RNA sequence: UGAGUCGGUCAGGCGGCCGCGUCGAGCCCUUCGGGGACUCGCCGAGGAACGUCCGGGCUCCACAGGGCACGGUGGUGGCUAACGGCCACCCGGGGUGACCCGCGGGACAGUGCCACAGAAAGUAGACCGCCUUCGGCUCCGGCCGGAGGUCAGGGUGAAAGGGUGGUGUAAGAGACCACCAGCGUGCCGGGUGACCGGCGCGGCUAGGUAAACCCCACCGGGAGCAAGGUCAGACAGCACGCGUUCGAGGGCGGCCCGCCCGAGCGUGCGGGUAGACCGCUGGAGGUGGCCGGCAACGGCCACCCGAGAUGGAUGGUCGCCACCGUCGCAGUGCCGGCAACGGCGCGACGGGACAGGACCCGGCGUAUCGACCGACUCAUCCA
Numbered sequence: 001u002g003a004g005u006c007g008g009u010c011a012g013g014c015g016g017c018c019g020c021g022u023c024g025a026g027c028c029c030u031u032c033g034g035g036g037a038c039u040c041g042c043c044g045a046g047g048a049a050c051g052u053c054c055g056g057g058c059u060c061c062a063c064a065g066g067g068c069a070c071g072g073u074g075g076u077g078g079c080u081a082a083c084g085g086c087c088a089c090c091c092g093g094g095g096u097g098a099c100c101c102g103c104g105g106g107a108c109a110g111u112g113c114c115a116c117a118g119a120a121a122g123u124a125g126a127c128c129g130c131c132u133u134c135g136g137c138u139c140c141g142g143c144c145g146g147a148g149g150u151c152a153g154g155g156u157g158a159a160a161g162g163g164u165g166g167u168g169u170a171a172g173a174g175a176c177c178a179c180c181a182g183c184g185u186g187c188c189g190g191g192u193g194a195c196c197g198g199c200g201c202g203g204c205u206a207g208g209u210a211a212a213c214c215c216c217a218c219c220g221g222g223a224g225c226a227a228g229g230u231c232a233g234a235c236a237g238c239a240c241g242c243g244u245u246c247g248a249g250g251g252c253g254g255c256c257c258g259c260c261c262g263a264g265c266g267u268g269c270g271g272g273u274a275g276a277c278c279g280c281u282g283g284a285g286g287u288g289g290c291c292g293g294c295a296a297c298g299g300c301c302a303c304c305c306g307a308g309a310u311g312g313a314u315g316g317u318c319g320c321c322a323c324c325g326u327c328g329c330a331g332u333g334c335c336g337g338c339a340a341c342g343g344c345g346c347g348a349c350g351g352g353a354c355a356g357g358a359c360c361c362g363g364c365g366u367a368u369c370g371a372c373c374g375a376c377u378c379a380u381c382c383a
Stems, first nucleotide, its partner, number of pairs: 001379010012321007020044002023041004028036002046354001050365002053363005058224004065257004070220005075089005090104001091102004105215002110213002112209003127154002129150009162180006181205001183202008228278004237269006249261004285304008323351007333344004
């Protein structure tokens, strides 16, 4: 200098004018109510506030259990309130490398499935080929047909029941042998563990699929702030069905058993209200320092924290500055260079995304104009 990998930060700034919302103060109106108008003051979204895909807090209901189902998670160790998240490591794959990717338990518990092609798709398979034998024909090279052997070779396929070499044979074949790969198993060593390394033995070899049923281990009550509560206000009931110890109906997430409550319940028609307040935001919170830990994270100390709307506010416009892009420099801006060109300056024009709270947090995923910082890798050149 070029090409990359990983991690992080920011999400324009200041001011004028107009506008919106909560709160406070003043003042006016008032049907006196936490009501309304005006003026002034303070404050007023995010890195994802988003999707609502996981997890938790909080609230209400239940808490008497058992069985069967159902859902989720899935290498190991740790972190955490918890997680399907994060960190470290292991194994497998990719990259020269920094590094990246993996829905990563079990396919000798059982069942199912494996399209097309192909002879055969799972205790597999004779289509071509090879070999033996019998019969026929012959131009003596062979050819045709029948019976049988064979998986070494060809061909199909994503996948055809280890690989190489040899022995063997009519031709062949783990049929047998050596080595290698892989599987199972025993022992030794290392590691908390996943796992790794070494030595020996065994049978010659075992297909894939569990985001198919299934098996194993672990986890899981239900509903959600329109939760839930307080106050105020309105109204009108009627009909039918079932039931009151011969128990309707409800609760224990589903079903069964079992347990508890139990006098009302269900359907249809009709009528009324839809206001205020609490919940509500200071919390597993942020920043800095020190300590422990490889890290995620944890501990201690100090400091900081001015959204809370409810048809739902946080916007618009102008000016200056900063940033980025393009173009220009007109008796040709400045610097470097022979030049192409590069850097700086000035001017004009253009650009600034994705998107917005609604009980609160921790994650994940997705969207995003751009700008900047740090660590590392590879290649080339110079010293």
This is a predicted structure of a 383-nucleotide RNA (Bacterial RNase P class A) from Ornithinimicrobium murale. Its Rfam family is "Bacterial RNase P class A". The family's RNA type in Rfam is ribozyme. Gene Ontology terms of the family: tRNA processing, ribonuclease P activity and dimeric ribonuclease P complex. Taxonomically the source falls in Ornithinimicrobium (Bacteria, Actinomycetota, Actinomycetes, Micrococcales). The model forms 97% of the base pairs in the Rfam consensus.